[in-house]
Molecule: Bacterial small signal recognition particle RNA
Organism: Dyella marensis
RNA sequence: CGUCGGUCCCCCCGCGACGAUAGUUCGUAAAUCCCGCCAGGCCCGGAAGGGAGCAACGGUAGCGAAUGAUUCGGGUGCCGGGGUGUGGCUGGCGGGG
Numbered sequence: 001c002g003u004c005g006g007u008c009c010c011c012c013c014g015c016g017a018c019g020a021u022a023g024u025u026c027g028u029a030a031a032u033c034c035c036g037c038c039a040g041g042c043c044c045g046g047a048a049g050g051g052a053g054c055a056a057c058g059g060u061a062g063c064g065a066a067u068g069a070u071u072c073g074g075g076u077g078c079c080g081g082g083g084u085g086u087g088g089c090u091g092g093c094g095g096g097g
Base pairs, nucleotide, nucleotide: 001094002093003092004091005090006089007088008087009085010083011082012081013080014079015077016076018073019072020071023067024066025065026064027063028062034059035058036057042051043050044049
């Protein structure tokens, strides 16, 4: 100097872990004037009947907790595979001085 490797760094893929979220479950829930159904009471009516509508009840937005992806994420990994370099370290072989 050439050539072939190992390893680190770098890049890509996979897998795992972690985090976040969707979803699901439970609870709570209008203190901005949420929705449904509205006993009683109220209003209209001679009556039949009709109207608005509080509470209770049933729900929703929201909030809290649990769970949590087949979704997303990266200063993630004593993990697996691949790529590449005028890169770092290092080994074999060949050649030259």